Small-subunit ribosomal RNA from an uncultured bacterium, 1489 nucleotides, folded computationally. It matches the Rfam family "Bacterial small subunit ribosomal RNA". Its family is annotated with structural constituent of ribosome and ribosome in the Gene Ontology. The coordinates come from a structure-prediction model, not an experiment, and the mean pLDDT is 83.

[in-house]
């Protein structure tokens, strides 16, 4: 420290998502052991049972247990000792009461609280403080009650009343007293103000309690001091502005009460103020720090356990007591709930410990003890203490140890993998040796205790020694990448994973298992929360022209920001020093437990207060200046703007004239006009709207925006002068103002054009696009909107940073007589282009560079600029402006392809010009459908259909039926038995299969019985065997297409951040990325071109089976001699390469014409097919993974079947005739085959053919009479003397066999057709066309297919177009690449949301009614012990009324915040539903606001 996901690939933006940490955790799977910590985050819910606050007799009156003393009686006997009983004394237990002291702490929770409630720093001159410690000073003297008690009542209790009796440190009265309280008044002295302190004078108020063991302990006043608290203020403290106006005790001031005290705290008057965008008021949500977790830090989350502070105890209210409370284990009242009741009335409060139900994913013993620490009381000794100390549960977390260690290869056995060789688990194990942590048993046993002594719940705990024995102790997760770690076998888009990307459709490292690794470990994973990664709210640390993002533009308020120079001042700033910053935690340094965790101890530690300095910068104040910034003065330019007035050119109407049949419109037409006279023209009038030429990336203006001329009135900008004011300045939150079209409102206009609107077209349709028309509108004149791709998609203000060129408007110089033309300088407007910049594009003094002020506004896509509320508009709508719920990308720049009804350019039988056909009959043939028991399979645009198939009567054959075979037709093994198979007959059978008979093998050794072995068959065992059975989307091989198109790439090396890009693009040429030229590219492979063949020509070589000029010879046939000269065969060679000439061209490549030549510009034909595309074909040529079938999906027979036949398509043949058809006669080839063969004269037969068999293994012989063509006859436009399907009859031939299902052959018979619609194919020379001749394949069976050769043509102007293709270049939302992408309605389904007549429940304040307890005032016929009293009374007090407050209830009306709700609304999401084609290309009408 990053990583992984948007792309075909890239570079940014930009979010999602993972690796890290922690957790009061919770669940799954496991779990041995210590130590230390931690344990209801939910219902402040409800609570059964114990417990948690008492104490004190040394305040008091009572009560008087055991115990002892002494006496008295009983009884037993051991006769002086047990026992019981009664009495007196002693004793003081126990009990409740009075009184005191503590129950205001300890402890528990976090519901309320946005608050002086916390924090942190002060103040109090505005207080209080029980126990405590110090100091002074007292502590006299009377007094009447009173609970308990007992009588006698009420009550079911709970509790109560009445009478009588008693005591105190309970109570109360006198004295006494001050440095004490009020009042008044001096006199000193301090403070920030109000005042404070200390002294002094007068007057008035004003204490007390004893106890007792004789040390003391308490008591009362006073002043101090300590601790504990009240209360003041600065400062800090979440989120919303769809929460902008709050507030009557509210602000203040007077006086009074009222408190411990300051205050509107409370009241009366009086006055109108308080607060607030520096966010008041209201809403929701929260206890706050110390820390805690994170993070490199700044920061972000949290606020369990400790600690500090605040708040609350069932809910609300509400006082007493008291030093302290408005009181958790008090107390009155209301409400709810829960008990009890004799129904009349009572009781209770676990948010103390424990423990219960409930909730809930989830959180423990109704456990011991006060031994220690700590608290309350008491002189104490004790006595209480669920505070506390322990112990108990629970891998919940940290931190330690353990499950053994050393050796030990036959690499054991088994698992799994396997290319069957082996590899892995793996030193792992077995084994041999050891070792005893923990565990088990046994002894011993602390420290915590503070003593002189006594005291320990932990605890017989920790700890230590022994003894024994490897024995009793290893799981979980993951393994595609991110991320350490692979394999097999099952499943086969099923079941399932998944954190993101994605995996699973029959060869999954991704899903289940199993082997093996890889990771942590008594824990491992998952989940959930939080912070990091994330610089993804950016102080530190980011953006705004296109990626979210500059308000549409000015004025201008607050606010924020500001030129020189000086003087002060010290608020920011800086430096020191004080206090504070609790402890605990953290960091650092040292200790302590065996270490670690834990614990101790020391030290540091950013903040705020005080002070003391220092003046640089900023502030603040004061003086001065002139250069930002405004005035002045002279100038000149401009569609700046307002408002009158004026023109001419066109359109359209009116009117008259001429004039006639059309016009107008379109791609073409129609609606429409027009014979009642249009268009067209000519003259004349009318209206009403815009202002041609000028005109210009020219001007003006803040933008919107302004375009004829004239005036008139007006705003701003430049330039030039330096006279003048003297920082007046920039920015601008709110707020005002102007704002394009559309559109509204009202009254005018209304020529042209023109939403809506008709009507014609167009189209599958056409509510569009084109056409005819046409109404708001458009124009005025006034008010509203207030929005635009309102764009430079670029706020505004300053300064700073190389240049070139235009142009607009001013100054200035120097030049000319002048026109001009140069420098220069200022303001505007444009283009080029350095540095920089930038993701790229691109900016570039008019910045998007470089820096500083200000305001705006952005945080992934969609939902959505939408709901909701509010504002503002007549309305349209505008402005603010979200959620849920959903995606994993949505987006910018460039790059490479592909495309495109974009664009240049170039080629091709591509058009085009031309021949011949197809499409129209007949048949052959293949596919398609159909049909069948099967009609085997494949092949599907080009590029599948005379294709595999170069040839299905059986075979073939793979298909159907119907028999049979099971180690099998075929291969290898192993066993046994034989010597045979094989081949013949026979029986049987549709055959095959099956029974039987004839026949009986070879080497070697031999002891002649055999016995090895080879070979063979037979038979049996399992291993295999075999499948033309899937999967050509698992492959190999082969092929076909693009296309014989020019084209595909590589290394170095430039340039780019990259993907790439140069090179290969250009500018000519060529058939070619052919070749020249230029060129940051220079070179090189695969292609192309030549090499190879055939072929045209010459030459030489050789001459049989080829030839015959020339001699002879002849049966007249090169037939013989004889020759190789010619043809011809075939091996070598030359030949051509723009070499030559001349033009053009860049003097080049190359083109054109010549000349030679047999050929002339790759001569003609072949063969040769870059790097790739089409998941193209083929698993049925062969091969080959997997899978599937094993008495069958093998094999084997036989008969059918691939040949069907209503029908469509494709390829062909063969006609429609006279360029023909029919007969006769008569030439002329090439390149094949041939021994299971081709077969010759020769004879049969009209013919197919046969008989019969010479010669040839081939330049000898055979097939083999080439036909078209020439003569010469005949036929004469006719369904024919054309055409030959179809059918019958007779026959050949092949073959076991021609019915299904063959081919030829004569006789007969004589169908359709009379040249073929839209469309469509081929062909550029020896080529089309046309005529025939072979071959393979085969017994037999081509009209196909492959190859020979005779005849032998037309046409090309040219590339506008249709098809394809190369190359550049341009858009793009494609990239599976245009058969691509993609958008809306509408149907279904399912999710969240909004509106809605209402309904329902909850906060909170307000008005009104009622009105408990209470406190406080007022009264008061009642009642009463102290004190005075004249004994009546009085002061006081108790009760009762009453008044204000007033919690709870009650009503009311609005208010807000949920639920819910018929039906609606729109929006998400879903598998290949429906309708169209709206967008991406010029996307077919250019898009878009």
């Nucleotide at each position: 420290a990053g990583a992984g996901u948007u792309u075909g690939a890239u570079c940014c933006u930009g979010g999602c998502u993972c690796a890290g940490g922690a957790c009061g955790a919770a669940c799954g799977c496991u779990g041995g052991c210590g130590g230390c910590a931690u344990g209801c985050c939910u219902c402040a819910c409800a609570c059964a049972u114990g417990c948690a606050a008492g104490u004190c007799g040394a305040a008091c009156g009572c009560u008087g247990a055991a115990g002892c003393u002494u006496c008295u009686c009983u009884a037993g006997c051991u006769u002086g000792c047990u026992a019981g009983a009664a009495a007196a004394g002693u004793g003081g237990a126990u009990g409740a009461g009075u009184g005191g002291c503590g129950g205001a702490c300890g402890g528990g929770u976090g519901a309320g609280u946005a608050a002086c409630a916390c924090g942190u720093g002060g103040g109090c001159a505005a207080c209080c403080u029980g126990c405590c410690c110090u100091a002074u000073a007292g502590c006299c003297u009377g007094g009447g009650a009173u609970a308990c008690c007992a009588u006698c009542g009420g009550g079911a209790a709970a509790c109560u009343g009445a009478u009588g009796u008693u005591a105190a440190u309970a109570c109360c009265g006198g004295a006494u007293a001050a440095g004490c309280u009020u009042a008044a008044g001096a006199u000193a002295u301090c403070g920030c103000a109000u005042g404070g302190u200390a002294u002094c004078u007068u007057a008035a108020g004003g204490a007390a309690a004893g106890a007792u063991u004789u040390a003391u302990c308490g008591c009362u006043a006073u002043g101090g001091g300590a601790u504990g608290g009240g209360c003041c203020c600065g400062c800090g403290u979440u989120c919303c502005a769809u929460u902008a106006g709050c507030u009557a005790g509210u602000u203040g001031g007077u006086a009074a009460g009222g408190u411990a005290a300051c205050g509107g705290c409370u009241u009366a008057c009086c006055a109108a103020g308080g607060c607030g965008a520096c966010g008041a008021u209201g809403g929701a949500u929260a206890g706050c720090u110390g820390g805690u977790c994170u993070g490199a830090g700044a920061g972000g989350a949290c606020g369990a356990u400790c600690a500090g502070c605040c708040a609350c105890a069932c809910u609300g209210g509400g006082a007493c007591u008291g030093a302290g409370a408005c009181a958790c284990g008090g107390c009155c009242c209301a409400g709810a709930c829960u008990c009890c009741u004799a129904c009349g009335g009572g009781a209770g409060g676990c948010a103390g410990c424990a423990g219960u139900g409930g909730g809930g994913g989830a959180u423990a013993u109704u456990g011991c003890g006060c031994a220690a620490u700590g608290g309350g009381g008491g002189a104490a000794a004790c006595c209480c203490u669920g505070a506390c100390g322990c112990a108990g549960c629970a891998a919940u977390g940290c931190c330690g140890c353990g499950u053994g260690a050393a050796g030990g290869a036959u690499g054991a056995a088994g698992g799994c993998c396997u290319u069957c060789g082996g590899g892995u688990c793996g030193u792992a194990a077995a084994c041999u040796u050891c070792u005893g942590u923990c565990u088990a048993g046994a002894g011993g046993g602390a420290u915590g205790a503070a003593u002189a002594a006594a005291u320990g719940a932990c605890a017989g705990u920790a700890c230590c020694u022994c003894u024994g024995g490897a024995g009793g102790a290893a799981g979980c997760c993951c393994c595609g990448g991110c991320u350490a770690a692979c394999u097999a076998c099952g499943u086969g888009c099923c079941a399932g994973c998944a954190g993101c990307c994605g995996c699973g459709g029959u060869a999954a490292u991704a899903c289940g298992u199993a082997g093996g690794g890889g990771g942590c470990a008594a824990g491992c994973g998952u989940u959930g929360u939080c912070c990091g990664g994330a610089a993804u709210c950016a102080c530190u640390g980011g953006g705004c022209g296109u990626a979210a993002a500059g308000c549409g533009c000015g004025c201008g308020u607050a606010g924020g920001u500001g030129g020189u120079c000086u003087a002060g001042u010290a608020a920011g700033u800086c430096a020191g020093a004080u206090g504070u910053u609790a402890a605990a935690a953290u960091g650092c340094g040292g200790g302590g437990c065996u270490c670690a965790a834990c614990c101790c101890c020391g030290u540091a530690a950013u903040g705020c207060a005080u002070u003391u300095g220092a003046a640089a910068c900023u502030g603040c104040u004061g003086g001065a200046c002139u250069u930002g910034a405004g005035g002045a003065c002279a100038g000149g330019a401009g569609a700046g703007g307002a408002a009158a007035g004026u023109g001419g050119a066109a359109u359209u109407c009116c009117u008259a004239g001429u004039g006639u049949a059309g016009c107008g419109g379109u791609g073409a037409a129609a609606u429409g006009c027009g014979u009642a006279g249009a268009u067209a023209u000519u003259a004349g009038g009318a209206g009403g709207a815009a202002c041609a030429c000028c005109a210009g990336u020219g001007g003006c203006g803040a933008a919107g925006g302004c375009g004829a001329c004239u005036u008139u009135c007006u705003g701003g900008a430049c330039u030039g002068u330096a006279c003048c004011u003297g920082a007046c300045a920039c920015u601008g939150a709110g707020g005002u103002g102007c704002g394009a079209a559309a559109g509204c409102g009202u009254g005018g206009g209304g020529a042209g054009c023109a939403a809506a609107c008709a009507g014609g077209a167009u189209u599958a349709g056409a509510u569009a696009c084109c056409c005819u028309g046409g109404u708001a509108g458009u124009c005025c004149a006034c008010g509203c909107c207030g929005u635009a791709a309102a764009c430079g998609a670029u706020g505004g203000g300053u300064a700073c940073u190389a240049g070139g060129u235009g142009u607009a408007g001013g100054g200035g110089g120097u030049u000319u007589a002048g026109a001009u033309a140069c420098c220069u300088u200022c303001u505007g407007u444009g283009c080029c282009g350095c540095a920089g910049u930038u993701a790229a594009c691109g900016c570039a003094u008019u910045a998007a560079g470089u820096a500083c002020c200000c305001c705006g506004c952005c945080u992934g896509g969609g939902g959505a600029g939408u709901a909701c509320g509010a504002u503002c508009g007549c309305a349209a709508g505008a402005u603010u402006g979200a959620a849920a719920c959903u995606c994993a990308a949505a987006g910018g720049a460039a790059u490479u392809g592909a495309c495109g009804g974009g664009g240049g350019c170039c080629c091709g039988c591509a058009c085009a010009a031309g021949u011949a056909g197809c499409g129209g009959a007949g048949c052959a043939u293949g596919u398609g459908g159909u049909u069948u028991a099967a009609u085997u399979c494949g092949a599907a645009g080009c590029a599948a259909c005379g294709c595999g198939a170069a040839g299905a009567a059986c075979c073939u054959u793979a298909c159907c039926u119907a028999g049979g075979c099971u180690u099998g037709a075929c291969a290898u093994c192993c066993c046994u038995u034989u010597g045979c198979a094989a081949a013949g007959c026979c029986c049987u059978u549709a055959a095959c299969c099956g029974g039987g008979c004839u026949c009986c093998u070879c080497u070697u050794g031999u002891u002649c019985g055999c016995a090895a072995g080879a070979c063979a068959a037979a038979g049996g065992u399992g291993a295999c065997a075999g499948g033309u059975g899937g999967u050509g989307c698992a492959u190999g091989g082969u092929u076909g297409u693009c296309g014989u198109c020019a084209g595909c790439u590589c290394g170095u090396g430039u340039c780019g951040u990259g993907a790439g890009a140069u090179g290969u693009u250009g500018g000519g040429u060529u058939a070619a990325g052919u070749c020249c030229c230029g060129c940051a590219a220079c070179g090189a492979g695969c292609g192309c071109a030549a090499c190879c063949c055939c072929u045209a020509u010459u030459u030489u070589u050789a001459g049989u089976u080829g030839c015959c000029a020339u001699c002879a010879g002849u049966u007249a046939g090169g037939c013989u001699g004889g020759g190789c000269a010619c043809u011809c065969u075939a091996g070598a060679a030359a030949g051509a390469c723009u070499g030559c000439c001349g033009a053009g061209g860049a003097c080049a490549a190359c083109u054109c014409g010549g000349a030679g030549g047999a050929a002339g510009g790759u001569g003609g034909g072949g063969a040769u097919g870059a790097c790739g595309u089409c998941a193209a074909a083929u698993c049925a040529u062969c091969a080959u993974g997997c899978c599937c079938c094993u008495u069958a999906u093998g094999c084997u027979u036989a008969g059918g079947g691939c040949u069907a036949c209503a029908c469509a398509c494709g390829u062909g043949c063969u006609a429609c005739a006279a360029u023909g058809g029919c007969u006769g006669u008569u030439a002329c080839a090439a390149a094949g085959g041939g021994c299971u063969g081709c077969g010759a004269g020769a004879c049969c037969g009209c013919g197919a053919g046969g008989u019969g068999g010479a010669g040839c293994c081939a330049a000898u012989c055979c097939c083999a009479u080439a036909a078209a063509a020439a003569c010469a006859g005949u036929c004469u436009a006719a369904g024919u003397u054309c055409g030959g399907a179809u059918u019958g009859u007779a026959g050949g031939c092949u073959g076991a066999a021609a019915c299904u299902c063959g081919c030829c052959u004569a006789c007969a018979u004589g169908a359709a057709g009379c040249c073929g619609g839209a469309g469509u194919u081929a062909c550029u020379a020896g080529u089309a066309a046309u005529c025939g001749c072979a071959g393979a394949u085969c017994a037999g069976a081509a009209u196909g297919c492959u190859g020979c050769g005779g005849u032998g043509a037309a046409u090309g102007c040219g590339u506008u177009c249709c098809c394809g293709g190369g190359u550049c270049u341009u858009g793009u939302a494609c990239a599976c690449a245009c058969c691509g992408c993609c958008c809306g309605u509408c149907a279904c389904a399912c999710c969240a949301c909004g509106g809605a007549a209402g309904u329902u429940g909850g906060g909170g304040g307000c008005a009104c009614c009622c009105a408990a307890a209470g406190u406080u005032a007022g009264u008061u016929a009642u009642c009463c012990a102290a004190c005075c009293u004249u004994a009546c009374g009085g002061a006081g007090g108790a009760g009762g009324c009453u008044a204000c407050c007033u919690a709870a209830g009650g009503u009311g009306a609005a208010u807000u915040c949920a639920a819910u709700g018929a039906c609606u609304g729109g929006g998400g999401u879903g598998a290949a539903g429906u309708c169209g084609u709206a967008a991406c290309a010029a996307g077919g009408u250019a898009a878009c606001c």